Notes:
The prediction has a mean pLDDT of 80. Predicted 3D model of RNase P RNA and transfer RNA as a complex of 457 nucleotides. It holds a member of the Rfam family "Bacterial RNase P class A". Rfam classes the family as a ribozyme.
[in-house]
């Protein structure tokens, strides 16, 4: 140069005009005017965790339901971090993680067998029958070795043929053919023994293989989870007819979740019918931002200074215009051999998307741009 | 805000304890009729919303995603 790999970050800036909200002053109020703040990195899906309320300061038990290799970090999490094991990739990196020798189910089609398998071809042995075969001899209606072909009884699990999967792999010995049948590496399971906190790895010695998949199937094993949500929950105010029907009821109803216990309470669910469509509080200072040390490989956490940074609610947070700045295309001029670059004009682009009680993540979308580590190729040196 | 559901043939719906995807009415073609219904026959008709995983195999299972639709204030 050229192609990759992972992290980190901006997502335009500066004026000038009309405005839209909130807090504070300037008044006692309204109005009005000044000063100061006014969207994201995802405010988004609502897919996990928590804070707060309210039900009992959330109790017991079954039942569901979520996580899963290990070790930490956090309020906690299904996140993060940093390791082990497996598999991709030349590599940087990247993906994936309990348990199939507790026990059920499943595993179609195909195949000869799909689960305490199994024999279709082929291979191999016996015997049997037929046909070639002709040794042999005493030359017959005689007949051995051998071979071909069909039965029949068995042996095989090497090789073919099914599948996604056919009961360790390779090779050499072995055999009638064969086969872990012996052997030697490899894999696998147990034992020890080292290191290590632990997953787990590293030696060394038994075992001839017993143990197929599948647990985003039921299920075991550990952990973990009460349930509801700011339309939660409090307070004022106005307004009506505190009406009517149905169903369940004290071994009963409700107290939001499936049921039983337990606690609290006595009506209580459902349909028609009436009324109001209002303020205020929760509401925005929090596991908080930056900046510095300090520990820690690392997420992280201590300590110190600093700052106060949207709260709307038929739902603010804009809109216009002017310069600058990235960027595309065209075009004139200049350098250059060319790739290519400067410098003016003219004309267009500028994404995804928007708070709603508030954090920690996660996943998704996202024009265009910066950086920062590392990998591989290539030339040069 | 929040909670629950559902996407399968052109419509309305099964099928969802994994194993070649079905019904109705619609639609084409034939028969029947002078000529339409209406009746018989026999036929097409799907990327199962979309994109990953799980598995030998996915409409199903599981995670992401788009789209829809339904409940949900207060008094008495």
């Nucleotide at each position: 140069g050229g192609g990759g790999u992972g992290g980190a970050c901006c997502g335009g800036g500066a004026g000038a005009u009309c405005g839209c909200u909130c807090g504070c002053c300037a008044u006692g109020c309204g109005c009005u005017g000044g000063c100061g703040g006014g969207a994201g990195g995802a405010a988004a899906g609502u897919c996990c965790g928590g804070g707060c309320u309210c039900c009992a300061c959330a109790g017991g038990g079954c039942a569901g339901g979520a996580u899963g290799c290990c070790g930490g970090g956090u309020a906690a999490c299904g996140c993060c971090c940093g390791g082990c094991g497996g598999g991709g990739g030349u590599a940087a990196c990247c993906c994936c993680g309990g348990g199939a020798a507790a026990g059920u189910g499943c595993c179609a089609c195909a195949g000869a067998a799909a689960g305490c398998a199994g024999a279709c071809c082929g291979c191999c042995c016996g015997c049997c029958g037929u046909c070639g075969g002709g040794a042999c001899c005493g030359u017959g209606u005689g007949g051995a070795a051998c071979g071909g072909c069909g039965g029949c009884g068995g042996g095989u699990a090497a090789g073919g043929g099914u599948g996604a999967a056919a009961g360790g792999g390779u090779g050499c010995g072995g055999u009638a053919a064969g086969a872990g049948c012996g052997c030697a590496c490899c894999g696998c399971g147990c034992c020890g023994u080292c290191g290590g906190u632990a997953a787990c790895g590293g030696c060394g010695g038994c075992g001839g293989c017993a143990c197929g998949g599948u647990a985003a199937a039921c299920c075991c094993c550990a952990u973990c989870c009460g349930g509801a949500g700011c339309a939660a929950g409090g307070c004022c105010g106005a307004a009506u007819a505190g009406g009517g029907g149905a169903g369940c009821a004290u071994g009963g109803g409700c107290g939001u979740g499936g049921c039983c216990c337990g606690c609290g309470u006595c009506g209580c669910u459902c349909c028609c019918g009436g009324g109001u469509a209002g303020g205020c509080u929760g509401c925005u200072u929090g596991a908080g931002g930056c900046g510095g040390u300090c520990g820690g490989u690392g997420a992280c956490g201590g300590c110190c200074g600093u700052c106060c940074c949207a709260g709307a609610u038929g739902a603010a947070u804009g809109a216009u215009c002017u310069c600058c700045g990235c960027u595309c295309g065209c075009c004139g001029c200049g350098a250059g051999c060319c790739a290519u670059u400067g410098c003016g004009g003219c004309g267009g682009g500028g994404a995804c998307a928007g708070a709603a009680c508030c954090c920690g993540g996660c996943u998704u979308a996202c024009a265009g741009g910066u950086c920062c580590a590392c990998c591989c190729c290539g030339a040069u040196u | 805000g929040c909670g629950g559901g559902c996407g399968u043939a052109g419509c309305u719906c099964a099928g969802c304890u994994g194993g070649u995807a079905g019904a109705g009415c619609a639609c084409c073609a034939c028969c029947u009729u002078g000529c339409c219904a209406a009746g018989g026959u026999g036929g097409a008709u799907g990327u199962c919303g979309u994109c990953g995983g799980u598995u030998c195999g996915a409409a199903u299972c599981c995670g992401a995603u788009c789209g829809c639709c339904c409940g949900c204030u207060c008094c008495a």